[in-house]
Context: one part of a larger RNA
Molecule: large-subunit ribosomal RNA, domain I
Organism: Cellulophaga fucicola
Order: sequence, then structure tokens, then C1' cells
RNA sequence: GGCGUAUGGGGAAUGCCUAGGCUCUCAGAGGCGAAGAAGGACGCGAUAAGCUGCGAAAAGCUGCGGGGAUCAGCACAUAUGAUAUGAUCCGCAGGUAUCCGAAUGGGGCAACCCGGCAUAUUGAAGAUAUGUCAUCUCGCAAGAGAAGCAAACCCGGAGAACUGAAACAUCUAAGUACCCGGAGGAGGAGAAAACAAAAGUGAUUCCGUAAGUAGUGGCGAGCGAACGCGGAUUAGUCCAAACCAAUAUUGUUUCGGCAAUAUUGGGGUUGUAGGACCACGACAUUUGGUGUGUUAUGAAUUAGAAUACGUUGGAAAGCGUAGCAGUAUAGGUGAUAGCCCUGUAUAAGUAAAGACCAUUACCGAUAGUGGUAUCCUGAGUAGCACGGGGCACGUGAAACCUUGUGUGAAUUUGGCGGGACCAUCCGUUAAGACUAAAUACUCCUGAGAGACCGAUAGUGAACCAGUACCGUGAGGGAAAGGUGAAAAGAACCCUGAACAAGGGAGUGAAAAAGAUCCUGAAACCAUACGCUU
Repeated sequence: GGCGUAUGGGGAAUGCCUAGGCUCUCAGAGGCGAAGAAGGACGCGAUAAGCUGCGAAAAGCUGCGGGGAUCAGCACAUAUGAUAUGAUCCGCAGGUAUCCGAAUGGGGCAACCCGGCAUAUUGAAGAUAUGUCAUCUCGCAAGAGAAGCAAACCCGGAGAACUGAAACAUCUAAGUACCCGGAGGAGGAGAAAACAAAAGUGAUUCCGUAAGUAGUGGCGAGCGAACGCGGAUUAGUCCAAACCAAUAUUGUUUCGGCAAUAUUGGGGUUGUAGGACCACGACAUUUGGUGUGUUAUGAAUUAGAAUACGUUGGAAAGCGUAGCAGUAUAGGUGAUAGCCCUGUAUAAGUAAAGACCAUUACCGAUAGUGGUAUCCUGAGUAGCACGGGGCACGUGAAACCUUGUGUGAAUUUGGCGGGACCAUCCGUUAAGACUAAAUACUCCUGAGAGACCGAUAGUGAACCAGUACCGUGAGGGAAAGGUGAAAAGAACCCUGAACAAGGGAGUGAAAAAGAUCCUGAAACCAUACGCUU
């Protein structure tokens, strides 16, 4: 030096565990904000750095309800107190709520500085206290509203590139990402100027299918329907106009009126055309909202079954024997408990609130028959031309929808559509508006589930984590869980300079569980012994 064995150090893998995550289901909620939000700064404790809670009334104040013996948060110590005159704690309703922040009296390098006006403090100056004073929109005014924040979902405006096409330009990616505006618990769409095809359907939305079909496409890469069928859910309505009336103004007047315009009320709302108008008939039927009453429900909360002995052990819930309960088997307790504890099933209770239901008072909404001469039925609209965009559809045979520019109808014997266009036929009635449900999502609350993870996993974060730390900044972004059943957390003694460290002693089932604390692998380091060179 090598090999081996043994014993240690070192290290933190492995095993076991879970306080935290992940993915869902059901139900709720789907907003907060000038009555000052979200988010912060600074304070508040006997002692108080942090977290939590709270706001100069500051780990809290008041009332009501619950509850019934301890309590002064995490937080384990001391002191001092509170509490059966009912504390702490739980629920409901109030009060207080500094400063910044939309931040709003003006300013500002957020949490700071400086004002005006009114009132009070003595008459003045000054100071202090309380209140008030931003902007925009609507409104004559009084006054009302807006703003800002928030995870996704939704609608609109604007809108890429990488990429793919094995290069690349049309195309694709994609109307995606990003940006802006707006709304709601959903949003958007929506009651046929729709589809269809000789038969019919009957608003919209969503799902399945049709179907990777028909198509489209440097006919490349790719893109990609609809009809129909099966389901979910169902709900339909209101204006403009014709006509009538009132009011106001204007014009005209033979002062009786007439006309125009504007506003308001009645009327009226469609394709089997309807309505006005004229004639007839009727005041019915159905239904909505507000209010009132009762009630299910509804916070904290209460009751809530049933076991003993022996044995091993540090400890019984294990094992043995013999019982009991069950509409109850989850968690905890010194190992594995239906009967020890907390619960659970179940039953009860309940303030605010309060559906369904009932009810009458009030306020609404809603209907018919016939006639057809006249009137009305949405105009810079439909259509057309040029240039775009959207439709699965890239200009194509390119309909349909939309519109920047230009042009520009018809009026029910009307108009539009049925994928160039024409005819027949069929469908429908544009140029006004509203509309629940079925659908999408989850920052958040409650209950529950998992052939999900188990500390290099699972959230970045099981732990005081968006922290420490890095960066001028936008931004990036960790590591870090486990003594024991119980601190019983090692009195006392010794070595030592020692408040280091260790050895005894003691606790404990165990200290080879001693706080760098469960288990404690390997690398690596050492000591002893054996063999060997």
C1' cells in the first nucleotide's frame, strides 16, 4: 500500500406520516366603489420585533340571541386583571373606522405640503377645532348619475409574426396572440323580405348526427359547410304610419273659421295580407306587477344508542372470555375502539329574511264578424356601378349579407328570395324595437368525491412565499416539514478559561429519541484486528 471483518464519523437516500396541493361533482354567489372600493402606509398590547386582529372608541365598543366556566390570539414566561351582576367564545344587527389610494379644495417625489368659505373659541390679528369646496353628463333648479378595481366567460373596435406549405409570394398560422371600448350573472342571437322542393317545416340558442361528406384550394399545404334527422329548452311581444282629439306657435281671414308645424294622448302592428274608414256585435276571457296574510325553509345552538373482566405491554383500542347498540362504523384518544371523547344518522330550535300558496285593494295588458271606393304599412332605403370585407366558398358561373365612393326605385295589380340570368311555380313581407329557458365561465362560499401527489412529488409557495435574494427597471425568483404519548426539554456533580464541548447523575418504553432531535442507505473519512506485498 491492497483486500477483508468489526466499530464509529459523515451524509440525508429510503420507509412511514400529513398540516398543503391537484382534478372534479352538487348547491350557493356572481360583484365591490364618492355612504370613499380593491390595495396599501402608519399606528393600537403591562412588557411587543414578526404574523393575525383592529383603527386615536385602535388584539377592540354597544344591543339582541346562543352558551355555561374559564379567559386575556399565534405565544408554552412573569406581572396584573376579567368572569355565575354570566366573562372568553359563536351568530345577527349597529357604532368607530387615522393617512394614502378613482382620491375629488389646490399641489405633490403615494401615505406629505399649502389653502378658500361658514361656525365656534372674546372685539381684532394669529392659531386651533368642526363642516364644506374636483371634473364630466342630464336638469330651469332642487338634485341625480358617472368615474376606479376585479379570475375566467361574452359582445364590439383594431389586429401581427414565428410557423406550415419540407424554399416562397396567393394561401396557412388566424381573425389566433397582444391592445382598446362595453355589459351581465351570464352575454350574444331571436319571432322569417327563413328553409325547402311538388312533400313539407315553422323565432333563437346548445348538443349528437349528417361528415371529414358537398364543396373550396399556387385544386398545393390545407380549409371545410348546409338541408335533413335525433335530443336539451321552449314564449312570445311592442312601436312608426294612416285616422281622431287636445295644447302651443305661425300664416291667413269675410273674425265664424281654415291651413301648416311641433308636442302629447287615443288608435294600430300584418302575408290566408293587415290596419285606418264604414256597418254590426260585445265589455267577456285570460293574465302580469305592487301590497297584505300564512307557511316550508332559515344563524349561532340543544339532545343524540351501546362494555366489562382477564392477559401481554411504557401505554390496550391488540389477544382471550362473556355481553350490548345500530336509520349512527368519520376523526381523535400512550399500538388496531360501533359501545372512552368529539361527532355522525335522527330529532328539536331559531332572529333577520322568506319562495310556493291564498287574498282582496290598486295599477296595468289582452279579443270578434262583414264590406271594400279612398288612405297607411319604416327612402338617400332596395337596387345598380367601382373598390373592399363577411359567408366552408381564394372573383370564380358567384347568388346571399355588409359598405367607402357615386347613382338611385316601386307602393299591394307592390316588393324580396329560392346560388349567374329568364319564365312558371313556391316561400316570404326589408329598410324600427324588446324578449326568459336550454349555452359559456369560476376570483369566491358550503358540502362531498378521487384506480390524483405525498416534501427533488403536489401550487412557485405544506414552513411568516411572490418571502429571502438578483436586476436601474420591466421582471426573475428559491431553499426550508417530522424529539416524545406527555417537556417529563436533562436538577445536581465533575473536566474545562468557558454562557463551548464532553463525562456522570436523573427523566423516559427508548436518549444509538437530547433539541443540527423518527427511520438513517451510498459516496467519503477514520480506528482496531486478520491476511497479503